[in-house]
């Protein structure tokens, strides 16, 4: 000097799944009034999704009672399910640091 690898930061891209239903409250429309309808919020029920996180297992390996070890697979604890916002594995690009073949 430096392919590559790991971590952090910044930018860009980034999916899936009920505008279901009950109650309460607040508006809107109709109405003499009540009621009904509709929108939002809160608290529940049921159904659903998997790409934050978490958990589980194979091959393989070992000191072979047992243990180590994966995932975008599986489970859904958590999270999420109209639009928007936010989150988002992963990918691209740039910078910094570390390791380091040569």
């Nucleotide at each position: 000097g430096a392919c590559a690898u790991g971590a952090a930061c910044a930018c860009g891209g980034g999916a899936g799944a009920a505008u279901c239903u009950g109650c309460u409250g607040c508006g809107c429309g109709c109405c003499a009034a009540c009621u009904u309808g509709u929108g939002c919020a809160g608290c529940g029920g049921u159904g659903c999704c998997g790409a934050a996180g978490g958990a589980g297992c194979a091959a393989c390996c070992g000191c072979c009672c047992c243990g180590g070890u994966a995932a975008a697979c599986u489970c859904u604890c958590a999270g999420g399910c109209g639009c928007a916002a936010g989150g988002g594995a992963c990918c691209g690009c740039g910078u910094u640091c570390a390791u380091a073949a040569c």
Glycine riboswitch aptamer from a Paracoccaceae bacterium, 102 nucleotides, folded computationally. The source organism's lineage runs through Bacteria, Pseudomonadati, Pseudomonadota, Alphaproteobacteria and Paracoccaceae.